[in-house]
Context: one part of a larger RNA
RNA sequence: UGACGGGGGCCCGCACAAGCGGUGGAGCAUGUGGUUUAAUUCGAAGCAACGCGAAGAACCUUACCAGGGCUUGACAUGUACUUGACGGAAUGUGAAAGCAUUCUUCUCUUCGGAGCGGGUACACAGGUGUUGCAUGGCUGUCGUCAGCUCGUGUUGUGAGAUGUUGGGUUAAGUCCCGCAACGAGCGUAACCCUUACUUUCAGUUACCAGCGAGUAAUGUCGGGGACUCUGGAGGGACUGCCGGUGACAAACCGGAGGAAGGUGGGGAUGACGUCAAGUCAUCAUGGCCCUUACGUCCUGGGCUACACACGUGCUACAAUGGUUGGUACAAUAGGAAGCUAAACCGCGAGGUGGCGCAAAUCCUUGAAAACCGAUCUCAGUCCGGAUUGGAGUCUGCAACUCGACUCCAUGAAGUCGGAAUCGCUAGUAAUGGCAGGUCAGCUACACUGCCGUGAAUACGUUCCCGGGCCUUGUACA
Numbered sequence: 001u002g003a004c005g006g007g008g009g010c011c012c013g014c015a016c017a018a019g020c021g022g023u024g025g026a027g028c029a030u031g032u033g034g035u036u037u038a039a040u041u042c043g044a045a046g047c048a049a050c051g052c053g054a055a056g057a058a059c060c061u062u063a064c065c066a067g068g069g070c071u072u073g074a075c076a077u078g079u080a081c082u083u084g085a086c087g088g089a090a091u092g093u094g095a096a097a098g099c100a101u102u103c104u105u106c107u108c109u110u111c112g113g114a115g116c117g118g119g120u121a122c123a124c125a126g127g128u129g130u131u132g133c134a135u136g137g138c139u140g141u142c143g144u145c146a147g148c149u150c151g152u153g154u155u156g157u158g159a160g161a162u163g164u165u166g167g168g169u170u171a172a173g174u175c176c177c178g179c180a181a182c183g184a185g186c187g188u189a190a191c192c193c194u195u196a197c198u199u200u201c202a203g204u205u206a207c208c209a210g211c212g213a214g215u216a217a218u219g220u221c222g223g224g225g226a227c228u229c230u231g232g233a234g235g236g237a238c239u240g241c242c243g244g245u246g247a248c249a250a251a252c253c254g255g256a257g258g259a260a261g262g263u264g265g266g267g268a269u270g271a272c273g274u275c276a277a278g279u280c281a282u283c284a285u286g287g288c289c290c291u292u293a294c295g296u297c298c299u300g301g302g303c304u305a306c307a308c309a310c311g312u313g314c315u316a317c318a319a320u321g322g323u324u325g326g327u328a329c330a331a332u333a334g335g336a337a338g339c340u341a342a343a344c345c346g347c348g349a350g351g352u353g354g355c356g357c358a359a360a361u362c363c364u365u366g367a368a369a370a371c372c373g374a375u376c377u378c379a380g381u382c383c384g385g386a387u388u389g390g391a392g393u394c395u396g397c398a399a400c401u402c403g404a405c406u407c408c409a410u411g412a413a414g415u416c417g418g419a420a421u422c423g424c425u426a427g428u429a430a431u432g433g434c435a436g437g438u439c440a441g442c443u444a445c446a447c448u449g450c451c452g453u454g455a456a457u458a459c460g461u462u463c464c465c466g467g468g469c470c471u472u473g474u475a476c477a
Base pairs, nucleotide, nucleotide: 001477002476003474004473005472007471008470009469010468011467012466013465015461016460019424020423021422022421023420026315027314028313029312030311031310032309033308034306035305042053043052064301065300066299067298068297069296070295073124077123078122079121080120081119082118083117084116087104088103089102090101091100092099093098106115107114108113126290127289129288130287131286135284136283137279138278139277140275142273147186148185149184150183151182152181153162154161155160166177167176168175192267193266194265195264197235198234199233200232201231202230203229207224208223211222212221213220238261241255242254243253244252245251317417321376322375323374324373325372326371327370333364334363335362338357339356343352344351345350383414388409389408390407391406392405393404394403430453431452432451433450434449435448436447
């Protein structure tokens, strides 16, 4: 100087407390461990591995296993020799890959050769082989915590100290005052995006107040530039104003005005560093290793196994509910090998159909909870839907291992969950649906977004956990 303390002081955080809803019990989904297996590819391991890499394993992917093949190779460059192809058609064998065979078949030329392609030989290719404890890059974490440093000066024999401590204050090393310090940098804040109010400009595909036309009905048409909305440029919030407290400060408390008030809400943004944290399987790369195989091609299998254990979720156990009829209101986003309307067929998944739309125009797209009625009346039930049987639909060479969905039948566990444990402070939790990426299809109940309905509680900081500053002790570095 740090680190640590079941030392002290001050302060903060959904850290506790106050509340609301969960997990832990059940079934299923998914990941992991273990076990099994020819293989169940590999990585991730407290928080910070475990719906993680994987934004989608039937083949492919695929790295694993079995079997069958190839050896200058699936891919690149070069040299030498050789050849005329490449491609197309066909035959045999085969699971395919491959192997063997037959037919057809290059261009330019200054006739030296050149281009392109095949073959042979050699340099080499190739490796998801190993080392993340040799590395780059990227990432997680402490933590969006308020810290981390430097120049000069001063001080100490020196390591170092000072500044950065102290008094206030703040979300903040934020600001003020003081001070052997004076300044500065990286962080904080602000600048950026979005959302909330408004002005102006511009109106098409959006809108429709007034005028006109038309319809069974609809901005449907003429038109309009008011409104909504869209998207450019501005305004607006700064403790600016008032009162109080304070040290005449910084600031804090209350108030006015205001759409918004003290960082308005949300996002992006992550200092010096820590964990030899993670990744050699995104990529790049040193060393080591393989080279008729640890490379490469193919068929089939496996990654989907199942006594069990754990994590994360979904669905429930019901009446604030289930079933059934009617009625209403979104936002994001996507669409050409695509989204697909009307109409018809089918109980349905879906099929036929093909209008329109490279889309503020058309389509996905009837949102669901909600509301108004009816019914069920506390039961393993008209709750719950697992499992199983049968019949189908769709995608795709192909649904056996191993897809999703539909219909009929079946109707399991489950009556609110032990010890323990998690999330959340407001348009939040809870709850309801919708869209998208990946994608032929899908194991999505995941993930990323969107909108609807919409709470309760916070006395307080004694305690648990984590963190910041000061101080103290130390046989620790």
Predicted 3D model of a 477-nucleotide part of an RNA (small-subunit ribosomal RNA, 3' major domain) from a metagenome. The prediction has a mean pLDDT of 84.